[in-house]
RNA sequence: GUUCGUCUUCAGGGGCAGGGUGCAAUUCCCGACCGGUGGUAAAAGUCCACGAACUGCUUGUUACAAGUGGUUGAAUCGGUGCAAAUCCGAUACCGACAGUACAGUCUGGAUAAAGAAGAUAGAG
Repeated sequence: GUUCGUCUUCAGGGGCAGGGUGCAAUUCCCGACCGGUGGUAAAAGUCCACGAACUGCUUGUUACAAGUGGUUGAAUCGGUGCAAAUCCGAUACCGACAGUACAGUCUGGAUAAAGAAGAUAGAG
């Protein structure tokens, strides 16, 4: 110096203003607003992957845990440039599950995860 291990912290939280209908809706209608993590010739909600969610199988007596698979949304046109599906301009589109008058925005599982930073000096 580097890889593995161990530990700590962060990630951890964004968003229906105003109006309509109705007994009742931040859920319907008009309209408003929001965008996790790593990567990619250059910065991405819509490219490639990961995570949350659901689920098959295996192991452990159950709850549940560990391991290993599967399913899981949405973008085009023009411009600049060596290079952009990421920037600029324009116009679009998408958003799990449970609850409740039908929810990306309310409440809940969630004191979660991907991942980032740092410490340690145990092992190679």